Predicted 3D model of an 83-nucleotide RNA (c-di-GMP-I riboswitch aptamer) from a soil metagenome.

RNA sequence: AAAGGCAAACCCGUCGAAAGGCGGGGGCGCAAAGCCACGGGUCUACAGCCGCCUCGGGCGGCCACGACGGCCGGGCUGCCGAA
Numbered sequence: 001a002a003a004g005g006c007a008a009a010c011c012c013g014u015c016g017a018a019a020g021g022c023g024g025g026g027g028c029g030c031a032a033a034g035c036c037a038c039g040g041g042u043c044u045a046c047a048g049c050c051g052c053c054u055c056g057g058g059c060g061g062c063c064a065c066g067a068c069g070g071c072c073g074g075g076c077u078g079c080c081g082a083a
Stems, first nucleotide, its partner, number of pairs: 005030002010025006028070001034076003038073003041068003048062006
């Protein structure tokens, strides 16, 4: 080099309070876009706590125990092999 791999947005279905996940379509990109939430960052805020109010409730604030590995760093592992 070639083969092969993954799959953003968007659409459909589904799970979830949400962020988002999963399956199908799709293909922007990716040489670790394989795996691990360990550090930083970002997103969400059901429950909880606090405050207010027109108080079987509503609104606001805080909060990760939720999420993102296709935001950065770190750790672990790894396919093909032309010239």
The sequence is in RNAcentral, with records from MGnify.